[in-house]
RNA sequence: GGUCCCAUAGUUCAAUGGAUAGAAUAAAAGAUUCCGGUUCUUUCGAUGGAGGUUCGAAUCCCCCUGGGAUCA
Numbered sequence: 001g002g003u004c005c006c007a008u009a010g011u012u013c014a015a016u017g018g019a020u021a022g023a024a025u026a027a028a029a030g031a032u033u034c035c036g037g038u039u040c041u042u043u044c045g046a047u048g049g050a051g052g053u054u055c056g057a058a059u060c061c062c063c064c065u066g067g068g069a070u071c072a
Base pairs, nucleotide, nucleotide: 001071002070003069004068005067006066007065010025011024012023013022018055027043028042029041030040031039048064049063051061052060
């Protein structure tokens, strides 16, 4: 340098172009307990950036950024 793949919550993963983007875990608060753990309830938290297509984009297209694989 060429080709291909990936990027969603602090972390691990979902979501057929259409509902307020969902779950587990983590964190915080509460209940329980003599205290802690366990268990239960609640809360908080995300689509890498710019543009395009579309009535509607996390999803499709292009470019960029970052990561990975492979070829030279």

Notes
A computed fold for a 72-nucleotide RNA from Alistipes sp., annotated as transfer RNA. The coordinates come from a structure-prediction model, not an experiment, and the mean pLDDT is 82. RNAcentral holds the sequence, with entries from ENA. Its Rfam family is "tRNA". By type it is a transfer RNA. Taxonomically the source falls in Alistipes (Bacteria, Pseudomonadati, Bacteroidales, Rikenellaceae).